[in-house]
RNA sequence: GGCCCUAUCGUCUAAUGGUUAGGACGAGCGCUUUUCAAGCGCUAAACCCGGGUCCGAUUCCCGGUAGGGUCA
Numbered sequence: 001g002g003c004c005c006u007a008u009c010g011u012c013u014a015a016u017g018g019u020u021a022g023g024a025c026g027a028g029c030g031c032u033u034u035u036c037a038a039g040c041g042c043u044a045a046a047c048c049c050g051g052g053u054c055c056g057a058u059u060c061c062c063g064g065u066a067g068g069g070u071c072a
Base pairs, nucleotide, nucleotide: 001071002070003069004068005067006066007065010025011024012023013022018055027043028042029041030040031039048064049063050062051061052060
């Protein structure tokens, strides 16, 4: 340098065009306990960036950035 894949809460990961963007772990608060742990309940927290298509984009298209793979 060519080609291919990936990018979503702090972390891991769902969501094939109309969702309040869901779950687990973690965090905070509460209940329980003499205390801690465990358990239960509640809460906050995310769509890599810029364009395009569309009535509507996390999702489709183009470009970029970052990471990975492969060939040289």
Molecule: transfer RNA
Organism: Minisyncoccota bacterium